A computed fold for a 72-nucleotide RNA from Candidatus Roizmanbacteria bacterium CG10_big_fil_rev_8_21_14_0_10_45_7, annotated as transfer RNA. Rfam family: tRNA. Rfam classes the family as a transfer RNA. The coordinates come from a structure-prediction model, not an experiment, and the mean pLDDT is 82.
[in-house]
């Protein structure tokens, strides 16, 4: 210098055009002498950034940023 892949909740991730879910974690309640475990419930996402396409974008396109890999 060229190419590819990835970026979604605190962490790990699902979802391939129609208002984003799960596990773990956190918080509260129940249970227990107490803790853990267990049960129930809750909070937490402007979906890496900026534009574009579309009636509508996490999803499609372009550029940028960061990470990983390959080629030279």
């Nucleotide at each position: 210098g060229g190419a590819g892949c990835c970026a979604u909740a605190g962490c790990u991730u699902a979802g391939u055009g129609g208002u984003a879910g799960a596990g773990c974690g956190u918080c509260g309640a129940c249970c227990u002498u107490a803790u853990a475990a267990g049960u129930c419930g809750a909070a937490g996402g402007u979906g890496g950034a900026u534009g574009g396409u579309u009636c509508g974008a996490u999803c499609c396109c372009a550029u940028c940023u960061g990470g990983c890999u390959c080629c030279a």